Model confidence (mean pLDDT): 78 of 100. Predicted 3D model of a 362-nucleotide RNA (Bacterial RNase P class A) from an uncultured Acidimicrobiales bacterium. It matches the Rfam family "Bacterial RNase P class A". About the family: Ribonuclease P (RNase P) is a ubiquitous endoribonuclease, found in archaea, bacteria and eukarya as well as chloroplasts and mitochondria. Rfam links the family to the GO terms dimeric ribonuclease P complex, tRNA processing and ribonuclease P activity. The model forms 91% of the base pairs in the Rfam consensus.
[in-house]
RNA sequence: UGAGUUGACUGAGUGACCGCGGCCCGACCUUUGGUCGGGCUGAGGAAGGUCGGGGCUCCCCAGAGCAGGAUGCUGGCUAACGGCCAGUCGAGGUAACUCGAAGGAAAGUGCCACAGAGAAUAGACCGCCGAUGGGCCGGGCAACCGGCCACAGGCAAGGGUGAAACGGUGCGGUAAGAGCGCACCAGUACCCCAGGUGACUGGGGUAGCUAGGUAAACCCCAUCCGGAGCAAGGUCAAGCAGGGAGAGAGCUGCUCGCUCGUUGACACUUCCGGGUUGACUGCAUAGAUGGAUGGUCACUCACGGCUCAGGUCUUCGGACCGAAAGCCCGGACAGAACCCCGCCUACAGGUCGACUCACCAC
Numbered sequence: 001u002g003a004g005u006u007g008a009c010u011g012a013g014u015g016a017c018c019g020c021g022g023c024c025c026g027a028c029c030u031u032u033g034g035u036c037g038g039g040c041u042g043a044g045g046a047a048g049g050u051c052g053g054g055g056c057u058c059c060c061c062a063g064a065g066c067a068g069g070a071u072g073c074u075g076g077c078u079a080a081c082g083g084c085c086a087g088u089c090g091a092g093g094u095a096a097c098u099c100g101a102a103g104g105a106a107a108g109u110g111c112c113a114c115a116g117a118g119a120a121u122a123g124a125c126c127g128c129c130g131a132u133g134g135g136c137c138g139g140g141c142a143a144c145c146g147g148c149c150a151c152a153g154g155c156a157a158g159g160g161u162g163a164a165a166c167g168g169u170g171c172g173g174u175a176a177g178a179g180c181g182c183a184c185c186a187g188u189a190c191c192c193c194a195g196g197u198g199a200c201u202g203g204g205g206u207a208g209c210u211a212g213g214u215a216a217a218c219c220c221c222a223u224c225c226g227g228a229g230c231a232a233g234g235u236c237a238a239g240c241a242g243g244g245a246g247a248g249a250g251c252u253g254c255u256c257g258c259u260c261g262u263u264g265a266c267a268c269u270u271c272c273g274g275g276u277u278g279a280c281u282g283c284a285u286a287g288a289u290g291g292a293u294g295g296u297c298a299c300u301c302a303c304g305g306c307u308c309a310g311g312u313c314u315u316c317g318g319a320c321c322g323a324a325a326g327c328c329c330g331g332a333c334a335g336a337a338c339c340c341c342g343c344c345u346a347c348a349g350g351u352c353g354a355c356u357c358a359c360c361a362c
Stems, first nucleotide, its partner, number of pairs: 001358010012300007020042010044333001048344002051342005056229004063256004068225005073087005088102001089100004103220002108218002110214003125159002127155003134149006167185006186210002188207008233281004242272005248260004301331001304328004310321004
C1' cells in the first nucleotide's frame, strides 16, 4: 500500500413561520365542556418479524399421571431461555475466522432411487481352480508322461456396476482363493499411565474382534414445560323481556383427585329471544385509540459528479491521481400501543479499534 476477518459508535445540524398530541398556568364563555394566550414536553437501533423467555392478570383452593411439545458435547452467566461467554470435537478457509439439528445405529422397526450378481444374516455378470471317473490329441513296445475339453464341485482374491460393496498394503499358504496365518497400518472393545473440573487430548498394551450410511426417519435415553392471554382483567353508567332444559359443571386434550352443585330460588352448562356496543381504569419521564411528533423556506454539512492549480507514466494517441475554489446533485432502513430480556431480518453515508495474508521500504 492492497485484499480480507471481526468488534463498537453515529446515522444530518441551525434559524424562522405555520400546524398537531399530552401536562400545567391564566383569561373569557353558552361551564359533562368550549375558545384564546403562554410555558414545558413528544418515536428506534432495530420501534420491524412475532421466533423464544419472563413480569403481570384470570381460570384456582391445591395436586398426580398419561398424551403432547421443546432441548440434546462440556463448564459457567442469567429471573429465565432454544439466549450469551469460554472450551472440546467435526467441516470449510493459506490464515485471521466462520458454521454445526454435536446423546444413542450392538433395544427394535424402516429407508439407501437407478445401475449392479449382490446394499448389512448380501452376493456370482465377466471370471479363477477343477481330483477320481469321462472324451480327444501327441510321445512311448508297455508301464507311463504331457496337453486340451467338459461335468460334479470349490472360490469371492482380480475385473465390472455404483455415492457407497462386509477393512487396507505386503508376504506366506492353497487345486484356486479367503484374516486362513503373519508383519505393519486403520477401526472397534477392554485395560493401564500422564494432563484436564469436564467434554476430551497424548502415550502404551491385549484381542484377527472387523460389527456400511441414515435418528432436521419412527424410535430409545436424559432434562424441562399447567392453560389462556392487555382484545388479560377491574369499576361505573345506561337499557330491556323474558322463556325452556340438564344432573352435572369447572380445573381451556384425557384419566384420577379436588371444589361447587343435583327438593326449591340460585351458582354452573346449554337452547330460543330481548337490550347495550358508553365512560373510567389497567396505562408509564411519549401514552395515542382511526390512532399525534409534521410541512415550507434559507444557510451549513456528509456522499457523488463536472471543471480546475498541479503531479506521475507514456508506444506522444493518451491514461491515472488530484488540494483550494466554482457549479450541479442531495441524506439509508424505517413509526411506540402493558412492560422487560434475547434472537432473526433491513440499512445510503461516516468514524474508531483489534487481527490475518500478500507486496514494498527501512
The sequence was found by an Rfam model in a public genome assembly.